RNA sequence: ACCCGACAAAGGCAAACCCGCCGAAAGGCGGGGGCGCAAAGCCACGGGUCUAAGGCUCUGGGAAGCUAUGACGGCCGGGCUGCCGAA
Numbered sequence: 001a002c003c004c005g006a007c008a009a010a011g012g013c014a015a016a017c018c019c020g021c022c023g024a025a026a027g028g029c030g031g032g033g034g035c036g037c038a039a040a041g042c043c044a045c046g047g048g049u050c051u052a053a054g055g056c057u058c059u060g061g062g063a064a065g066c067u068a069u070g071a072c073g074g075c076c077g078g079g080c081u082g083c084c085g086a087a
Base pairs, nucleotide, nucleotide: 004085005084012037013036017032018031019030020029021028022027035074041080042079043078045077046076047075048072049071050070054067055066056065057064
């Protein structure tokens, strides 16, 4: 240095839920709160999932259906970077 990941050490992040804000929504941000995480750090390239404002279909209308340019990295793969050093 690389692989690897401890009943190690120093720490880090922060699920659900609650409050406030943004958003059509999914969801995001901040505060509280901790389910958990060795990358639960960053990136939408691939797969997958979620939403459907707008568009399209149907309809007398409504409802309904389809659709990502929106979202999810704590769904998986992949890329980049990082703390520590037992076996």

A computed fold for an 87-nucleotide RNA from a Bacillota bacterium, annotated as c-di-GMP-I riboswitch aptamer.
Its Rfam family is "c-di-GMP-I riboswitch aptamer". Rfam links the family to the GO term cyclic-di-GMP binding. Rfam's curators write: GEMM was predicted in a large-scale screen for bacterial structured RNA regulatory elements.
Its mean pLDDT, the model's own confidence on a scale to 100, is 88.
The source organism's lineage runs through Bacteria, Bacillati and Bacillota.